Overview: The RNA shown here (small-subunit ribosomal RNA) has 1517 nucleotides and comes from an uncultured prokaryote. Model confidence (mean pLDDT): 85 of 100.
[in-house]
RNA sequence: AGAGUUUGAUCCUGGCUCAGAACGAACGCUUGCGGCGUGCCUAAGACAUGCAAGUCGAACGAGAAAGUUUCUUCGGAAACGAGUAAAGUGGCGCACGGGUGAGUAACGCGUGGGUAAUCUGCCCUUAGGUUCGGGACAACUCCGGGAAACUGGAGCUAAUACCGAAUGAGACUACGACGUCCUCGGACGAUGUGGGAAAAGAUGGCCUCUUCUUGAAAGCUAUCGCCUAAGGAUGAGUCCGCGUCCCAUUAGCUUGUUGGUGGGGUAAAAGCCUACCAAGGCUCCGAUGGAUAGCUGGUCUGAGAGGAUGAUCAGCCACACUGGGACUGAGACACGGCCCAGACUCCUACGGGAGGCAGCAGUCGGGAAUCUUGUCCAAUGGGGGCAAGCCUGAGACAGCAACGCCGCGUGAGGGAUGAAGGCCUUCGGGUCGUAAACCUCUGUCAGGAGGGAAGAAAGCUUCACUACAAAUAGUUGUGAAGUCUGACGGUACCUUCAAAGGAAGCACCGGCUAACUCCGUGCCAGCAGCCGCGGUAAUACGGAGGGUGCAAGCGUUGUUCGGAAUUAUUGGGCGUAAAGCGGAUGCAGGCGGUGAAGUAAGUCAGAUGUGAAAGCCCAGGGCCCAACCCUGGAAUUGCAUCCGAAACUGCUUCACUAGAGUCUCGGAGAGGAAAGCGGAAUUCCCGGUGUAGAGGUGAAAUUCGUAGAUAUCGGGAGGAAUACCAGUGGCGAAGGCGGCUUUCUGGACACUUACUGACGCUGAGACGCGAAAGCGUGGGGAGCAAACAGGAUUAGAUACCCUGGUAGUCCACGCCGUAAACGUUGAGUGCUCGUCGAUGCGGGUAUUGACCCCUGCAUUGACCAAGCUAACGCAUUAAGCACUCCGCCUGGGGAGUACGGCCGCAAGGCUAAAACUCAAAGGAAUUGACGGGGGCCCGCACAAGCGGUGGAGCAUGUGGUUUAAUUCGAAGCAACGCGCAGAACCUUACCUGGGUUUGACAUCCUUGGAAUCCCUUCGAAAGUUGGAAGUGCCUUCGGGAACCCUGAGACAGGUGCUGCAUGGCUGUCGUCAGCUCGUGUCGUGAGGUGUUGGGUUAAGUCCCGCAACGAGCGCAACCCCUAUCGUUAGUUGCCAUCAGUUCGGCUGGGCACUCUAAUGAGACUGCCGGUGUUAAACCGGAGGAAGGUGGGGACGACGUCAAGUCCUCAUGGCCCUUAUACCCAGGGCUACUCACGUGCUACAAUGGUCGGUACAGAGGGUCGCCAACCCGCGAGGGGGAGCCAAUCCCUUAAAACCGGCCUCAGUUCGGAUUGGAGUCUGCAAUUCGACUCCAUGAAGGUGGAAUCGCUAGUAAUCGCGGAUCAGCAUGCCGCGGUGAAUACGUUCCCGGGCCUUGUACACACCGCCCGUCACACCACGAAAGCGGGUUGGACCAGAAGCCGUUGACCCAACCUUCGGGAGGGAGACGUCCAAGGUUUGACCGGUGAUUGGGGUGAAGUCGUAACAAGGUAACCA
Repeated sequence: AGAGUUUGAUCCUGGCUCAGAACGAACGCUUGCGGCGUGCCUAAGACAUGCAAGUCGAACGAGAAAGUUUCUUCGGAAACGAGUAAAGUGGCGCACGGGUGAGUAACGCGUGGGUAAUCUGCCCUUAGGUUCGGGACAACUCCGGGAAACUGGAGCUAAUACCGAAUGAGACUACGACGUCCUCGGACGAUGUGGGAAAAGAUGGCCUCUUCUUGAAAGCUAUCGCCUAAGGAUGAGUCCGCGUCCCAUUAGCUUGUUGGUGGGGUAAAAGCCUACCAAGGCUCCGAUGGAUAGCUGGUCUGAGAGGAUGAUCAGCCACACUGGGACUGAGACACGGCCCAGACUCCUACGGGAGGCAGCAGUCGGGAAUCUUGUCCAAUGGGGGCAAGCCUGAGACAGCAACGCCGCGUGAGGGAUGAAGGCCUUCGGGUCGUAAACCUCUGUCAGGAGGGAAGAAAGCUUCACUACAAAUAGUUGUGAAGUCUGACGGUACCUUCAAAGGAAGCACCGGCUAACUCCGUGCCAGCAGCCGCGGUAAUACGGAGGGUGCAAGCGUUGUUCGGAAUUAUUGGGCGUAAAGCGGAUGCAGGCGGUGAAGUAAGUCAGAUGUGAAAGCCCAGGGCCCAACCCUGGAAUUGCAUCCGAAACUGCUUCACUAGAGUCUCGGAGAGGAAAGCGGAAUUCCCGGUGUAGAGGUGAAAUUCGUAGAUAUCGGGAGGAAUACCAGUGGCGAAGGCGGCUUUCUGGACACUUACUGACGCUGAGACGCGAAAGCGUGGGGAGCAAACAGGAUUAGAUACCCUGGUAGUCCACGCCGUAAACGUUGAGUGCUCGUCGAUGCGGGUAUUGACCCCUGCAUUGACCAAGCUAACGCAUUAAGCACUCCGCCUGGGGAGUACGGCCGCAAGGCUAAAACUCAAAGGAAUUGACGGGGGCCCGCACAAGCGGUGGAGCAUGUGGUUUAAUUCGAAGCAACGCGCAGAACCUUACCUGGGUUUGACAUCCUUGGAAUCCCUUCGAAAGUUGGAAGUGCCUUCGGGAACCCUGAGACAGGUGCUGCAUGGCUGUCGUCAGCUCGUGUCGUGAGGUGUUGGGUUAAGUCCCGCAACGAGCGCAACCCCUAUCGUUAGUUGCCAUCAGUUCGGCUGGGCACUCUAAUGAGACUGCCGGUGUUAAACCGGAGGAAGGUGGGGACGACGUCAAGUCCUCAUGGCCCUUAUACCCAGGGCUACUCACGUGCUACAAUGGUCGGUACAGAGGGUCGCCAACCCGCGAGGGGGAGCCAAUCCCUUAAAACCGGCCUCAGUUCGGAUUGGAGUCUGCAAUUCGACUCCAUGAAGGUGGAAUCGCUAGUAAUCGCGGAUCAGCAUGCCGCGGUGAAUACGUUCCCGGGCCUUGUACACACCGCCCGUCACACCACGAAAGCGGGUUGGACCAGAAGCCGUUGACCCAACCUUCGGGAGGGAGACGUCCAAGGUUUGACCGGUGAUUGGGGUGAAGUCGUAACAAGGUAACCA
């Protein structure tokens, strides 16, 4: 510090997710040791049991027992125990310490101040005092009540308990007067007079002084107490400034409320309380209400700013079963106190009582989850005490828990036959792996044995010195000596013994993210943080081997921060991604021109105080190190106070004119409101002319019209809108505004002076305006026209089209308040290159004048620079550079919806969520593809023609069906006379049956034998039985090679599966003209450019132009055939010439010609003319055998279709192995109702038939072609010449031509089918061959919708040959003969190319995608209600208690004249008030028949709305 994920790819926006750190954690697997920490986050739920606050005999009275000892009259007594235990009075403590976080949004907390508005026990300092008396009550004794808890009465008694009196400096208080300070309210100090108000003693010691005198008392002295006062310290109360969470779908709240006066009250200010008076107080700078929450130091995270958090430790607060209340006290409204009420639990004799673990342990419950009913007061600290000592679940320790952090170990060195074994393998090997074994060594931890701390100082005793004192008593302090105290714990630590011995797991290995293979599984099982894996070769599931990471831990889950600049102060945005209010006016608020003076609030600087400790950081130190701990420093960015500075902001004052405004004059304008007027047109009415149609559409119909329409003329009525002018022209804030005239009225602009003197900008709320539609009332209504009706269209058509037609559209008044209200761009100000227009006003020049030209301001457009932008684009009218203010945004959907509120007559509007769900949704641009988008162009694509197919019969292939099997594959074009260039057996893969198992075939090993040939048994054959013949070749003599047989095992074999694992080959787009690269350049990038453009071409062919310049694969050419000619060569050909001739090139002869087959020539737009850009090229012409690629072939770019083929071959993986292999016989692939494709033959006269006559090319031939001749009607047979072929044969070509017959018929057309007889091939023609002859003689009379081929030697037509092959051809591949018609043209159909455009497509239109309905699930809303919680109002009620009144009853202290009084109290009453009750509201959860929409879900149903002009452009209200 980033990464993954939207796309075919790109950039951006934007969300989701990951890597980090952390935790009081939990869960899973695992676990050796130690140190230091931490440990109910949930039920502030309920609690059994034990303990957690007592202490003081030096305040006081009283005072046991057990036991022991002694004595005894054996009954007992005494002593010790012991002034002990236990209890009481009294004092102090119990308000600390410990727990918890329920409540609390508050002066609760934090921070800084105030207290002149206060208190403070114990402690410290100072001053003074501590005198004299009195009366009680507990304990105790006696008598009672009660189950108990407890309690009543009588009597006795002490005190540091209680009470009275004295004294009173000072304190307090009333009155008077003085000084100082002051916040002007008071405060402080000194002072005069009056008033009321104190105390307690205890212990030790001593006689210096007085008295008695052994020694004591008074007294003195020391210590501890007590009282008064002042001060300090500490602690506390209270007040104030600032800070402190969410909701405005909480906007108004408040009656003790705000203030005053009197009174009360408190330690203390105060409505704190009360009576009266006034009517205030708080609030958008967020009152009130609701939700949540203890706050802080800190902790976690982060670069920081921040964010989250508030366990342990520390500070503050609050609470102690729930609610209320006071008492005591220095302090409480009191965790282990009291009273009352309530709930709960327990005891009970039913009458009553008891209790409060949010103390430490512990239990139950809840929960994912959190420990021992431990030891000790040894240390630290606390309470009481003079002290010893006592108490202390505070604390110190131990226990449990890997809960966290830190440390250590599980060994170290050597060791290659790289062992065995596992895993993988290309079978060679690789890897685990120096790892192990083995050798040498060490000894941490754990284990055994032995030793063994620090933590302890104080206290006590003695002595010395010191202070007080009269004092060598005593007490205080210091020092010395002695003595005593350890829970942890025989722990840490040390020594030693033995021994590598007891000690490694967990997660992960597709990318992010370090780490890869095999097997299993087969969209199953499963994984998954995101993207996503799994449908037979899964590095993603499960296992294994190996590897990576961390390690006594490792993972998972949860939570927080980070990454996230994804709430943006640091540090974001708003034209199109989410986002500018529809627009104006304007209160508050925010911001604000120039000069000067003052001030000092902001601002800046310095100083002081504070910012607790701990923590973080730095330095040093202590535990072996570390964690941990100690000491010191730094820091604590803050707050407060004081002294300064004066630039900037603020404030005050003075001044200015550049902002803003006003006055004069001027022109422009659909600016607004009202009234009036006009013409054109539509419709209707009346009349005339006139006759059969009109109207409407893609075509029609509904409709109108013979009752006279449409058309046309004249007249009239009525309503609405204002042609031309008219223009990216004008005006207005926006919505919007269009005939003419008049009236009223707003704004802007130009020019010119003068004036005011910052008067300005923006603008939350608020308040006017605000298209269309809609609503209300009343008018009006010509045209148009939702709804509606009819006609069409259609599968349907509740639409588009047509004919009608009502609201409405118009006017007046009143509502509504929304629009894609858009420049999708808030308002204002300043600044920043230019060019060209338009409108308004002005200036200059020129002119007689207008125009033109130059120029200023305002407005309105087009293009472009810098700059900006993701890009598109914007660009002085900014989306540039800046400032000010407002509004708004934070992933998509749910949803602009629900609920609530406000507005509205309604429709509805404004405000505005959540659950749930997805990993995207989006913007711009790119390349493609597509379009019922456009342009250009091509092709037998259409058109123009010729001939077919589709109808018939047959052949052949396919589907289907059938079958034991009808083997398999091919499937739109591009499967279907295709694989098959030829299924009777074989082929053959299929079926039935019979057999074989190292196999029909390959290699290796073993035994035997040459090989081979002949006969033979059984059998359908495969196979099998027996017999006979036969001894080869090479040799280094061992044997070897080929072949055959036998045996065992490695292995063979498979036309079994996967063409979606593959190679190769092939089809197709398409012989279409395209597809790319290098460098450069443009772009952030995908990409573009080049390759586009203008021409041209069959062509990305060529030319020109051009940020491109070149190049490659394609095109073309080079290759082959063919058309002309030459040369060479002639066992074929030819006879042209010569001779011979049997008249046949037959022979001689010749190579001239034809031809053959080798090599050349030729054609290149080369030449001429025209057109064209002086080009490329095109058109025409000449010459030429051939003319513009001459004709044909081979040749097929990058790629597409997971196209075809595992059954040609090859091949990975899987599967079978007495079978899915192999052999054999027979059958099947040839079936047959039907459907389709491809063909053949026909339907006839351009024909058929008979006879005669003529002319090819290209092939093939020795397992062959086969001549002559003979036989047969014929297929063919016999025969055998020739030929390994320019020699011989196949081989008579046929159509054609000549002649005859047929005469339009199911025929002398057609030949299917069938019968009979034959021929040939072959081992064999039954299933199932071809051909021949005789006989038979079917359908069929030119073929519906539809559809195919062909542009010239082509179509059509005619025959010939070949491959395969024993035989079998209508198929296929070739060959020649005869030989046309037509093409105006590119509108349309199909396919294709280029450019452009739109796109929501990219599996690419066979795309994408919307809504209803049906089903399942999920969350939510409404709902008659039901049932809870919180809270308000009204009323009733009123415990305990404080306070007040009263107090007839009661009473020790004081007074008393003894009667009583003073004073106190019980009781009663009253105010206030908790619980409770009745009633009525508000708010918030829960639940609810039914209902509403929403989301998700597999291939459901119906349609086709959107994306292309999406087939009616889309969209908003």
The sequence is in RNAcentral, with records from ENA.